Predicted 3D model of an 88-nucleotide RNA (SAM riboswitch aptamer (S box leader)) from a bacterium. The model forms 96% of the base pairs in the Rfam consensus. The prediction has a mean pLDDT of 87.

């Protein structure tokens, strides 16, 4: 990096640093110097994987791998993203 499945109207942020951008892409329509992206701590929410309970369907959320924490994936569009397992 390609390839499979599954999910994508639920939920859940402060502080610090940092200085113009950011919402994957077009076209919109928002956020944003009353402070964006990043990048640190600290919290949270979620419940894909393991672990734990249970024959089982399934439960739980102290633990580990992750994930996620404005607006239905912000809308609409596509041969589109994104994340999680898995196989090669």
């Nucleotide at each position: 990096c390609g390839c499979u499945c599954a999910u994508c109207u639920c939920g859940a942020g402060u502080g610090g640093u940092g200085g113009a951008g950011g919402g994957a892409c077009a076209g919109g329509c928002c956020c944003u110097u009353c402070g964006a992206a990043g990048c640190c701590a600290c919290g949270g929410c979620a419940a894909c994987c393991g672990a734990c309970c249970g024959c089982a369907a399934g439960g739980a959320a102290c633990c580990g791998g992750u994930g996620c924490c404005a607006a239905u994936g912000c809308c609409u569009g596509a041969a589109c993203g994104a994340u999680g397992a898995g196989a090669u």